[in-house]
Context: one part of a larger RNA
């Protein structure tokens, strides 16, 4: 892993509330009796209803509070006993599953230590004390030589040991093989009996060891310990359908009360729209308070200065109170001040169906039915982690697919279409089948359905198909200003002179180093001179000006749509081809297009029960409610049926929204229904469930 078995909301006993059923001359027993059991029958103790206030005394449909008959508070009322379902409480209380803790036992044949009694350690080396001999002394001390055999002494097998690497790592081995290496007369190594027990022991001490177990052995009981944790929870249909919030909490991933959901009652008649009417102090806006600014007036005081003995006076700068003139700013400013929302009032109903007059329709009338809203109870769940858009705000950096609040919308619990692909985006809310038609939003060259559409413009960048400040005679618009036929701008031909090199300074300064002045004349025009250039001249050019030419030329200011600015790690992504419109921008008509609207046949729920017939309803997670199906066993019918073939299996065929029902054959070789009640070891695909086969 596959198949195929098993495998979870249960039963006592009370409370609470619905159904259903008994009595209501109010209702019922309970223990025990009764008998072979179990009933029947007795048992009236008890219990609950029949009166409530008040501590209570006591009074009573009224009590209590008080001086009160003033106000108030709690009454003025109700069955009850069984069975059924839900729910709660206590219990193992839906199932499985700890780590622990607690108690009485079992272990020291492994292993730590510790007692007794035994045993083992080739070989070689070093040469401690001591003692012998000589030498040496007055006698020693000292010296040589030899003997001699110490050592937690050296090298080194056996024997202990485990420092390194490789192998092995579903191993030859649940710790070992190889090759090397550490101690090997000592705190050495080992046999064989025994000691020490778990709140404990033992320990050259590592939380080591105590029998592949050790920060507290094992093994049985306490026990189904407990788990606010994760996990799993078995048939089918229809109706409803949430919450991720407040508020508290040894509270935060738990719970209690509220909120929001079914169900079931009472009431109400509205919600929604429209007008009308309040209060406000938000955005906005303003400076008239308050805080806070920035300029300019006048300008107290104060610093300085002058005088004077001294009070004091007189002064220009610097600061600046205060007043004023212009112009700013605030969530904890307001002389103003919306829109919304919010409370209140008042008007008018919506589909539909049907009656009356009426040729028909519209209008009108009575009446009928659905569809919406609110308010108060009873039972009774589930949320209480939420997510992204919008929009107004807080915290951050007016950063986060961030965080936190308010008011909405999707998602959560919501499928279809579109956004290339995509829970939160745009369109729409799937009752079921089929085949049609209309449409949304979004598309209409090609993949790919449906315009290679009309018209008017823009764009030349493949902008379209990413971005800023800054830049730029891109380009089509538009406003405003100057010159211009007495010729404009733009080229080209020409003129640009004289006093004069003005004056000064300087070696020189002749328009042009540099200073001061900037006249006059001739004249179409021409600076005591714009750039360049010289050692100063000179030359060249410009300002002006004629001619030539012949129609628009320069500033400026704004709007479209493009230009640069423009760097990212595998290889490019308007989604692709690809496009000069198949882009951008305004206009029209067509036409795709979605489970949306609408046609057809149908089911299903609501409209007090049943039928029809209108209506209007049917997307669903957690959960609520209704209504069925099946499986074992039991009782009635009654035992029908059955070797002329029963259950069961295996294929076929019919039916039924579904769960499932029925019939055939074939197997099987003895059992078993249909109807109509009860009772539960009642319904598997999931639990790293658990059991067997393969």
């Nucleotide at each position: 892993g596959c198949c195929g078995g098993u495998g979870a909301c249960u039963c006592a006993u009370a409370g609470g509330c619905a159904g259903u059923g008994g009595c209501u001359u109010g209702g019922u027993u309970a223990a025990g009796g009764g008998a072979a059991u179990c009933c029947a029958c007795c048992g009236g103790a008890g219990c609950c209803g029949u009166a409530g206030c008040g501590a209570a005394a006591g009074c009573a449909a009224g009590u209590c509070u008080u001086c009160a008959u003033a106000g108030g508070g709690c009454g003025a009322u109700u069955g009850u006993c069984a069975c059924u379902g839900c729910u709660u409480a206590u219990g193992g209380a839906c199932c499985c599953a700890g780590a622990c803790c607690u108690g009485g036992g079992u272990g020291a044949u492994a292993u730590a230590u510790c007692c007794a009694u035994g045993a083992c350690c080739a070989g070689g080396a070093u040469g401690a004390a001591g003692c012998u001999u000589g030498g040496g002394u007055g006698a020693a001390a000292c010296u040589a030589a030899g003997c001699g055999g110490c050592g937690g002494u050296c090298c080194g097998a056996a024997c202990c040991g485990a420092c390194u690497a490789a192998u092995g790592u579903u191993g030859a081995a649940g710790a070992a093989u190889c090759a090397g290496u550490g101690g090997a007369u000592g705190a050495g190594u080992u046999g064989u009996g025994g000691u020490u027990a778990g709140g404990g022991g033992u320990g050259a001490a590592a939380u080591g060891c105590c029998a592949c177990u050790c920060g507290a052995a094992c093994c049985c009981a306490g026990a189904g310990c407990u788990a606010g944790c994760u996990g799993g929870u078995u048939c089918u249909c229809c109706c409803c359908g949430a919450a991720a919030u407040g508020c508290g909490u040894u509270g935060a991933g738990g719970c209690a009360c509220a909120g929001c959901a079914g169900u079931u009652g009472a009431u109400u008649g509205g919600a929604g729209a429209u007008c009308u009417a309040g209060g406000g102090g938000u955005a906005a806006a303003g400076c008239a308070c308050u805080a806070u600014u920035u300029c300019g007036g006048u300008g107290c005081a104060g610093u300085c200065c002058g005088u004077g003995a001294g009070a004091g006076c007189g002064g220009u700068a610097c600061c600046a109170a205060a007043u004023u003139g212009a112009g700013g700013c605030a969530a904890a400013c307001u002389c103003u001040g919306a829109g919304u929302a919010c409370u209140a009032g008042a008007u008018a109903u919506g589909a539909c169906c049907c009656c009356a007059a009426a040729a028909u329709a519209a209008c009108g009338g009575a009446g009928g039915c659905c569809a919406a809203g609110g308010u108060c109870g009873g039972c009774c769940c589930g949320u209480g982690a939420a997510a992204c858009g919008a929009u107004g705000g807080g915290g951050g950096a007016u950063a986060a697919g961030c965080u936190u609040c308010a008011u909405c919308g999707u998602c959560g619990a919501g499928a279809g279409g579109g956004a290339a692909a995509c829970a939160g985006c745009c369109c729409a809310g799937a009752u079921c089948a089929c085949u049609a038609g209309c449409u949304a939003a979004g598309g209409c060259c090609c993949a790919u359905a449906a315009a290679u559409g009309a018209c008017c413009a823009c764009u030349a960048a493949g902008u379209g198909a990413u971005a800023a400040a800054g830049g730029a005679g891109g380009u089509a618009g538009g406003g405003g200003u100057g010159c211009a036929a007495a010729g404009a701008c733009a080229g080209c031909c020409a003129a640009g002179a004289g006093g004069u090199u003005u004056g000064c300074c300087u070696a020189g300064a002749a328009g042009c180093a540099g200073c001061c002045a900037c006249c006059c004349u001739u004249g179409a025009a021409a600076g005591a001179g714009u750039g360049a250039g010289u050692a100063a001249u000179a030359g060249c050019u410009c300002a002006u000006u004629g001619a030539u030419c012949g129609a628009g030329c320069g500033c400026u200011c704004u709007u479209g749509c493009g230009c640069c600015g423009a760097a990212g790690a595998u290889g490019a992504a308007u989604g692709g081809g690809a496009c000069u419109a198949a882009g951008u921008g305004a206009u029209c008509u067509g036409u795709c297009g979605a489970a949306g609207c609408u046609a057809u046949c149908g089911a299903a729920u609501g409209u007090a029960a049943a039928a029809a017939u209108g209506c209007a309803u049917c997307g669903g997670u957690a959960g609520g409610g209704g209504a069925g199906c099946g499986u074992u066993c039991c009782g009635c019918c009654u035992u029908a049926g059955a070797u002329a073939g029963a259950a069961g299996c295996a294929c076929c065929c019919g039916u039924g929204c579904a769960a499932g029902c029925g019939g055939g054959u074939g197997u099987g070789g003895a059992c078993g229904a249909c109807g109509u009640g009860g009772a539960a070891g009642c319904g598997a695909g999931a639990a790293u469930u658990u059991c067997a086969g393969c």

Predicted 3D model of a 694-nucleotide part of an RNA (large-subunit ribosomal RNA, domain II) from Colocasia esculenta. Rfam family: Bacterial large subunit ribosomal RNA. The full RNA is in RNAcentral, with records from Rfam.